Context: one part of a larger RNA
């Protein structure tokens, strides 16, 4: 290389967009590059294979044949693939009507609670724990009432919804992306799928500059516990958590399951949009499409399990794996302010 694989054994890039490339619907004509058949030339000798022969046999050797599966030229075929021309509408897309949604950006204003500040009432405790202590409090705490400041978060809330993923949740208005359904259907006419590189996005933590800081809270300090306690528990508490701009680019970034298309019994729930029946109307009932769940025929699987949202049956494209450790490490390259990220071995060893 061939091969066999990738939910859990090694293995799906975190996710999208898209370049090259690969691959690609129906019908007609043409071409003849791929393809198929014939002919000619070439395919050195030796070797392999077959036949006959020479050394007493064999090895060895000689003669002849076959083969050399290839290449070139030429003639022909036209089903399939490709090219060209013109055409179609089932794929794909656009338009019209409409409803759903924590999809995204930026702005505004609202209530509850915690904390703090000021004031009133009020007096000796409060807090905390398994029990305590550190801590707060007669300079008046805790409790309670009034007023104010400021920051962060959200009961309802779901096997619910939206988003490519990360993720997204009080309210109002504004700018904006995507999906879905519907009908007489109107339009374009294969414009599709995938996608090495590239580019964009990408939780938390972390970094830079400037703000902000109520609560929580790495580090740190103290109190306990303990043989010890660099912990678990308690009292405090800095970075951080929040905002703006920039960087980082990683996660058990998980459905541990790449994307697309077609095909293959059902049952039950739920979300969105329709059609029918019914009704004053919303439900109920029947039914179609799209999503999201539970259970399960066939089939698959080592088993667990998966099962029209496949891990079933097929095709197309990409990524990845190839015994454990050494090691996702060293060196080198690229990126980064750094932390580090990414690409990625070997000796040795079992």
């Nucleotide at each position: 290389c061939u091969g066999g694989g990738c939910g859990u054994a090694a293995a799906g890039c975190g996710c999208g967009u898209g370049u090259a490339g690969g691959c690609g619907g129906a019908a007609u004509g043409u071409u003849a590059a791929g393809u198929u058949a014939g002919a000619u030339g070439u395919g050195a000798a030796a070797g392999c294979c077959c036949a006959c022969g020479g050394c007493u046999c064999a090895a060895c050797c000689g003669u002849g044949g076959a083969a050399c599966u290839g290449c070139a030229u030429u003639u022909a075929a036209a089903a399939c693939u490709g090219g060209c021309a013109a055409u179609c509408u089932a794929g794909a897309g656009u338009g019209c009507u409409g409803g759903a949604g924590a999809g995204g950006g930026a702005a505004g204003g609202g209530g509850a609670a915690u904390u703090c500040c000021a004031g009133g009432u009020g007096u000796a405790g409060a807090g905390g724990u398994g029990a305590a202590a550190u801590u707060c409090g007669u300079a008046g705490a805790u409790a309670u009432c009034u007023g104010g400041a400021g920051g962060a978060a959200u009961c309802c809330g779901g096997a619910g919804g939206c988003g490519a993923a990360g993720g997204c949740g009080g309210c109002c208005a504004u700018c904006u992306g995507g999906a879905c359904c519907u009908u007489u259907u109107a339009c374009u006419g294969a414009c599709a799928c995938u996608g090495a590189g590239g580019c964009a996005c990408g939780a938390a933590a972390g970094c830079g500059u400037g703000g902000g800081u109520a609560g929580c809270g790495a580090a740190c300090a103290g109190g306990a516990u303990u043989a010890g306690a660099u912990a678990c528990c308690c009292u405090g508490g800095u970075a951080g958590u929040c905002c703006a701009c920039g960087c980082u680019g990683u996660a058990a970034a998980c459905g541990a399951u790449g994307g697309g298309u077609g095909c293959u019994g059902g049952u039950u729930g739920u979300c969105g949009c329709g059609g029918g029946u019914a009704u004053c109307g919303a439900c109920c009932c029947c039914u179609g499409c799209g999503g999201u769940a539970a259970c399960g025929a066939a089939g698959c699987u080592a088993a667990c399990g998966c099962g029209u949202u496949a891990a079933g049956c097929a095709c197309c494209c990409c990524g990845c794996c190839u015994g454990g450790g050494g090691a996702g490490u060293a060196c080198g390259g690229u990126c980064g302010c750094a932390a580090g990220a990414u690409u990625a071995a070997a000796a040795c060893u079992c």
Description: Predicted 3D model of a 350-nucleotide part of an RNA (small-subunit ribosomal RNA, central domain) from an uncultured prokaryote. Model confidence (mean pLDDT): 86 of 100. It matches the Rfam family "Bacterial small subunit ribosomal RNA". The RNAcentral record of the full RNA draws on ENA.